[in-house]
RNA sequence: GGGACCGUCGUCUAGCCUGGAUUAGGAUGCCAGCUUGGGGUGUUGGUGGUCGUGGGUUCAAAUCCCACCGGUCCCA
Numbered sequence: 001g002g003g004a005c006c007g008u009c010g011u012c013u014a015g016c017c018u019g020g021a022u023u024a025g026g027a028u029g030c031c032a033g034c035u036u037g038g039g040g041u042g043u044u045g046g047u048g049g050u051c052g053u054g055g056g057u058u059c060a061a062a063u064c065c066c067a068c069c070g071g072u073c074c075c076a
Stems, first nucleotide, its partner, number of pairs: 001075007010028004020059001029047006052068005
């Protein structure tokens, strides 16, 4: 220099290909209640997201298009 893939709650992850409804779902963590003599376990509720950044298309974008940023890998 050329190319491929990835970026979503504190952490891990689904949804993206094929655009629409509800609070962007789940696990874990954290907080509170119940349970226990207390703790753990179990259970119920709560807490959480600029969907990497900016722009474009569209009535409507996490999802499509472009640029950029960061990471991993391949080729030279």